[in-house]
RNA sequence: UCUGUAAGUUGCCAAACCCGUUGUGAAGCGGGGACGGAAAGCCAUGGGUCUUCAAGUUUGAUUGAAGAUCGCCAGGUUGCCUCU
Numbered sequence: 001u002c003u004g005u006a007a008g009u010u011g012c013c014a015a016a017c018c019c020g021u022u023g024u025g026a027a028g029c030g031g032g033g034a035c036g037g038a039a040a041g042c043c044a045u046g047g048g049u050c051u052u053c054a055a056g057u058u059u060g061a062u063u064g065a066a067g068a069u070c071g072c073c074a075g076g077u078u079g080c081c082u083c084u
Stems, first nucleotide, its partner, number of pairs: 012037002017032006035071001041077003045074003048069008
């Protein structure tokens, strides 16, 4: 470089909801349960959304700080199948 050959994990994760538990809260964790996912593995780095407190508003907007969310988007990073 050409030709032939079609396999691709009998695997993984786990939404809503329910029970227990932690937290002022958003939400997290454990068990049950599967809506879905080919990174629905990890990271809070940039946005978004949400919570708490303060200022402000005249009770709405907005700003700041501290948090939450990676199954909101992007980015970074590490893996699995393959004839890449």
The RNA shown here (c-di-GMP-I riboswitch aptamer) has 84 nucleotides and comes from a Campylobacteraceae bacterium. It matches the Rfam family "c-di-GMP-I riboswitch aptamer". Rfam links the family to the GO term cyclic-di-GMP binding. Its mean pLDDT, the model's own confidence on a scale to 100, is 81. It was read from a public genome assembly, where an Rfam model found it.